[in-house]
Molecule: small-subunit ribosomal RNA
Organism: uncultured prokaryote
RNA sequence: AUACAUGCAAGUCGAGCGGUAAGGUUCCUUCGGGAAUACACGAGCGGCGGACGGGUGCGUAACGCGUACGCAACCUACCUCUAUCAGGAGAAUAGCCCCGGGAAACUGGGAUUAAUGCUCCAUAACAUCACGAUAAGGCAUCUUAUUGUGAUUAAAGCUCCGGCGGAUAGAGAUGGGCGUGCGUCCCAUUAGUUAGUUGGUGAGGUAACGGCUCACCAAGACUUCGAUGGGUAGCUGGUCUGAGAGGAUGAUCAGCCACACUGGAACUGAGACACUGUCCGGACACCUACGGGUGGCUGCAGACGAGAAUCUUCCGCAAUGGGCGAAAGCCUGAUCCAGCCAUGCCGCGUGAAGGAAUAAGGCCCUAUGGGUUGUAAACUGCUUUUCUCUGGAAAGAAACCUCGAGAUUUAUCUUGAGCUGACGGUACCUGAGGAAUAAGCACCGGCUAACUUCGUGCCAGCAGCCGCGGUAAUACGAAUGGGGCAAGCAAUGUUCGGAUUUACUGGGUUUAAAGGGUGCGCAGGCGGCAGAUUAAGUCAGUGGUGAAAGCCCGGAGCUCAACUCCGGAACUGCCAUUGAUACUGAUUUGCUUGAGUCCAGUUGAGGUGGGCGGAAUACAGCAUGUAGCGGUGAAAUGCUUAGAUAUGCUGUAGAACACCGAUUGCGAAGGCAGCUCGCUAAACUGGUACUGACGCUGAGGCACGAAAGCGUGGGGAGCGAACAGGAUUAGAUACCCUGGUAGUCCACGCCCUAAACGAUGUUCACUCGAUAUUGGCGAUAUACAGUCAGUGUCCAAGGGAAACCGUUAAGUGAACCACCUGGGGAGUACGACCGCAAGGUUGAAACUCAAAGGAAUUGACGGGGGCCCGCACAAGCGGUGGAGCAUGUGGUUUAAUUCGAUGAUACGCGAGGAACCUUACCAGGGUUUAAAUGCAGAACGACUGUCCCUGAAAGGGGAUUUCUACUUCGGUAGCCGAUUGCAAGGUGCUGCAUGGCUGUCGUCAGCUCGUGCCGUGAGGUGUUGGGUUAAGUCCCGCAACGAGCGCAACCCCUAUCUUUAGUUGCCAGCGGUUCGGCCGGGGACUCUAGAGAUACUGCCUGCGCAAGCAGAGAGGAAGGAGGGGACGACGUCAAGUCAUCAUGGCCUUUAUGCCUAGGGCUACACACGUGCUACAAUGGUGAGGACAAAGGGCAGCGAACCAGCAAUGGUAAGCCAAUCCCAAAAACCUCAUCUCAGUUCGGAUUGGAGUCUGCAACUCGACUUCAUGAAGCUGGAUUCGCUAGUAAUCGGGGAUCAGCAACGCCCCGGUGAAUCGUUCCCGGACCUUGUACACACCGCCCGUCAAGCCAUGGAAGUUGGGUGUACACUUAAGACGAUAACCGCAAGG
Repeated sequence: AUACAUGCAAGUCGAGCGGUAAGGUUCCUUCGGGAAUACACGAGCGGCGGACGGGUGCGUAACGCGUACGCAACCUACCUCUAUCAGGAGAAUAGCCCCGGGAAACUGGGAUUAAUGCUCCAUAACAUCACGAUAAGGCAUCUUAUUGUGAUUAAAGCUCCGGCGGAUAGAGAUGGGCGUGCGUCCCAUUAGUUAGUUGGUGAGGUAACGGCUCACCAAGACUUCGAUGGGUAGCUGGUCUGAGAGGAUGAUCAGCCACACUGGAACUGAGACACUGUCCGGACACCUACGGGUGGCUGCAGACGAGAAUCUUCCGCAAUGGGCGAAAGCCUGAUCCAGCCAUGCCGCGUGAAGGAAUAAGGCCCUAUGGGUUGUAAACUGCUUUUCUCUGGAAAGAAACCUCGAGAUUUAUCUUGAGCUGACGGUACCUGAGGAAUAAGCACCGGCUAACUUCGUGCCAGCAGCCGCGGUAAUACGAAUGGGGCAAGCAAUGUUCGGAUUUACUGGGUUUAAAGGGUGCGCAGGCGGCAGAUUAAGUCAGUGGUGAAAGCCCGGAGCUCAACUCCGGAACUGCCAUUGAUACUGAUUUGCUUGAGUCCAGUUGAGGUGGGCGGAAUACAGCAUGUAGCGGUGAAAUGCUUAGAUAUGCUGUAGAACACCGAUUGCGAAGGCAGCUCGCUAAACUGGUACUGACGCUGAGGCACGAAAGCGUGGGGAGCGAACAGGAUUAGAUACCCUGGUAGUCCACGCCCUAAACGAUGUUCACUCGAUAUUGGCGAUAUACAGUCAGUGUCCAAGGGAAACCGUUAAGUGAACCACCUGGGGAGUACGACCGCAAGGUUGAAACUCAAAGGAAUUGACGGGGGCCCGCACAAGCGGUGGAGCAUGUGGUUUAAUUCGAUGAUACGCGAGGAACCUUACCAGGGUUUAAAUGCAGAACGACUGUCCCUGAAAGGGGAUUUCUACUUCGGUAGCCGAUUGCAAGGUGCUGCAUGGCUGUCGUCAGCUCGUGCCGUGAGGUGUUGGGUUAAGUCCCGCAACGAGCGCAACCCCUAUCUUUAGUUGCCAGCGGUUCGGCCGGGGACUCUAGAGAUACUGCCUGCGCAAGCAGAGAGGAAGGAGGGGACGACGUCAAGUCAUCAUGGCCUUUAUGCCUAGGGCUACACACGUGCUACAAUGGUGAGGACAAAGGGCAGCGAACCAGCAAUGGUAAGCCAAUCCCAAAAACCUCAUCUCAGUUCGGAUUGGAGUCUGCAACUCGACUUCAUGAAGCUGGAUUCGCUAGUAAUCGGGGAUCAGCAACGCCCCGGUGAAUCGUUCCCGGACCUUGUACACACCGCCCGUCAAGCCAUGGAAGUUGGGUGUACACUUAAGACGAUAACCGCAAGG
């Protein structure tokens, strides 16, 4: 490992050779040049080196690498040692010279020439080959030693004469080659692979063994201990991480391998199938005269491209190392140095001491002030690392070499001097100067060290996880401040850790994911007691190895450190050897307790085949008999007068076996039930005769395996998918009904799955008990107790997240197998195997979510259960909903119709009283001191009053000079205002920032706490249970014992009595009287209002342990809380209210403040709520008559009289009220009238005339009177109130208030009812149960669909790449072989 411009990266040797192109020197010269040269050297021949060094990681899952061995099967240039040798001869060829070709690269021919180039001859062994002999050894082939005979093979010279080189053989060293054991990633959805394949014989080939190659022969070889195939990957020492074991990784440095544009091939050589060699094929690029050539940076620099991203086309061979050379030396992008980059590691600095007016500025606050930044700064003295400048100045260098000296073995060695520095005038040192040259980054909600303000307002944004942001954000952005690290900081990515979250160390499988549906069983794993042998595992000692570097320890050198060096330790491994023998293994000998056999007995719905039986059902026939049957919540479809259903008799058919029957039994599981026979399997018990570990488990494999389903053939009564019809329903492809086909049944063959469940694999051992039951045993025994094997329940220890399990374990251990690793996608897709099919088995990924899940807890909920209560229903009485009107609301309208309240818990509510005012709204006019209060200041004498003009008023303008008290008449004090300052104002927003107050659940009986106990915990217990109560009221029981807030009681009214006190109240008795308690008087009574008493299931009877309940009980005014009120637990509804008030924040300030006249809040197609009046005879009208309580009254109630039909007016007594007044109570009673009608009911509406209040009744008041006389004849669905002095009905009063829209609200009394019950509706309390809910069922949640987006698939086609096959064209280089010409004496080429 994309393609590369340019330069450099491998040359050297003239002491191998012929020589002389360039240069030096010398000589000569015609000045062109020539000659010489033991200077030097281009090109050439020749030698050595270019196989090292340097780069990269493509390929490679391999003896590639690591480690340990082996080669009796090998090679090794240069180097060292040993031995021997070097005689002679020859032919060529580069160069040079001549002639050619070509653009170039290059090349052809001729002549001549040398060598350490080439050839031949000679000599030659310890070399090689052939045939032998003897001896020794080993490891199978064999090896070694000694030795015999024969054959073959060698050399080169140069020289300064010292030497250097050459040949052969042997040895060493170094480097390599080959072989082997062990180790070395993922996929089995890759299970079979292999013909040179495995082996043999022979030959060839190689340095060498070998199918390495070939011929022949045989049929082997590898593989579930994972072959073959696919994917990925250079390996190691090491590195990072980790407590370790491990996991991840393989940069730099070092070892090995592989590669060099891509593919192939050989040549040369000791060594290559060769990075800067050769040849050929290919792609690409360049040159070209178009004929042809050239090239390979994965060497150092560098450039293009690609990319998130990676440097100088530097200096030097001074050092280290390498090549050549005898050497000088040359070459060396190896290397040593320098440059760039905060990339990393290490070190240093950016100062330090003092310094408070705690300055200014910033920021915050409760803001005349305080806090913080902060001793921080300024300022003063100090230091000088670093910096700048001055001067000095290294080590790294010692050799080679030269010159001397010395020693000797005369080869050489030792020693002295001299020579040599790229870095570099660098490190370092000295002096001078001066705080001088030097701080950033992320963070501050929790995790996690560090907080405030402003801005923003689910926006902008943040975010590692949880999560922040919707107007008060420590979470966004900014600022002040702060904590952290620091020449860095922060983010991102990757790896390990945390994660015992793949668990060897070190996990699990009842319910969280997870036990195979069950058995048999090959391989495998594991295996009883005793002895012997061995020594494989195991343990110990020793030896070898485990490269260096790194890590660790000790020391040393750079000022320290990083870094480097030295020494040690370690490298947990492998090999060899010597021992040990407990355990495991192996071999062997025994044993009986595991296991099995045997004998005897017992048991059972065990299996399988045959036979038999009765009941029921259906059908058929006959008979009896008549109108329905059947079915349902109710019906209908259906059957039936052609005779059903029902009943009787007879017959046929198929299927299933009531009672026994069970909490039973049997079986490996699925599963098995009438009786009986045959065949067959098993278990248990007893005996202890036999075998002698024969055992356990069990991946694959084999067998069995409910129901449904499939195939073939039967069968088919009942039942019954599909289907049809009838119902139900909004629909009803369902539940219900009537029918009904497959099927269900049998035989044979498939299928092979289930909530195949005990959701619990098999086997063995051990660990308290109680109880029930099945089958045996021993006994006469159905009792009782014992024992063996089963089947259940409850529990101790123990376990478990808990629920629970607990000798039938889910406890404690052992062995083996199976399975799990977040949810969804998905048990899906693809592939494979099986199947007739249906389908089964095996079994992913993309993508997506931050959860999914278990057990338990507290609540809430349930068309769950139990129990209880409430005007909750029911039973009643009266209403609402229909009418008219009143009133509130919605809506609409409007300039405005101010605002709030909105299911219950808004709607006659805030408002207990909108004509103006109120008033907050609208349009207009005006104002900027509104007003109040306080303080301070100043000038004035005003203020106040009166009058005039303008105006709708407010306001504006003007005139008049006029207050109070005291007074010594001078004035003082008050008052007040134009005016100044300080504090304004806002019914503007937020009730989801708040206080306070309130509604509601609910006057429901609940809500909690302390201590103890239980639980890992949430939490429970107490508070549950049995009774009882209106009540968590009380009693009993109880791991609870107590306590608090609620309940009740204490408070008020009322019912009875006593007592005290009698005025304004009362009047029994006494007296008086105008006949009115009017007067005297009285306290007796009523009454008033103070104080007391009374009621407690106390008494009786019955029931009950008690609490308590019952009784037309007694007594009592009142009886079981006598009646009513006030009183509202913990909390819920982000309930209501910023418009009662208060208040944080925000907003507004010639206005959103304030004043003012007018309008509006009173609108009106309509809808709703709450009321009033009615529809009439239990009534209306008229006349007469009787009886209350509680209130109010001086800007008041107002008697009485008069006027008026009346509202009312006039005059006016009394009363600040038990005194006077309002005040007539009404229903009721009596009498009269009306007679069922839109009326003598009903009173709306409208017209006229009035009265009253008030500045003012038009919008917009009430009342009176006359006239008018609407709707309405008891109200659909529905809905409301009420349980006793209650409902219903009747009137009286009060607040607010000038008046009044009041029929409202709140009080008061008069008359005065009815009502079986708790099944259901609603609400509530308690216990219990289920839950996937907790915003709590108005919950949660499923599927389709619209649009957009993401991922994936299909698609007429279109396009690029890769690959297979077939055909065609062409077969390259090379190797091996054959062969003519040719060369050679020959061999041979």